Predicted 3D model of a 73-nucleotide RNA (transfer RNA) from an Erysipelotrichaceae bacterium. NCBI's taxonomy places the organism under Bacteria, Bacillati, Bacillota, Erysipelotrichales, Erysipelotrichaceae.
[in-house]
């Protein structure tokens, strides 16, 4: 300097047919216990890394930049 990959909730990540933003796991509050733990229930939480462009409509599709992270020189 070339190339590829990742960027979504507090954390680990789905979500790839372009129209519902989700899971576990955390974390609140009830319920069970003398109390904990464990179960069981109900709930909050997101400028989908930025700045555009494209569509009627972008987490997705297009270009840039910005981090990590591989490999190649």
């Nucleotide at each position: 300097g070339g190339a590829g990959g990742a960027u979504u909730a507090g954390c680990u990540c789905a979500g790839u047919u372009g129209g519902g933003a989700g899971a576990g796991c955390g974390c609140a509050c009830c319920c069970u216990u003398c109390a904990c733990a464990g179960g069981g229930g109900u709930g909050a939480u997101g400028u989908c890394g930025u700045g555009g462009g494209u569509u009627c409509g972008a987490g997705c599709c297009c270009c840039g930049c910005a981090u990590c992270u591989u490999c190649c020189a």

It matches the Rfam family "tRNA". By type it is a transfer RNA. Rfam's curators write: Transfer RNA (tRNA) molecules are approximately 80 nucleotides in length.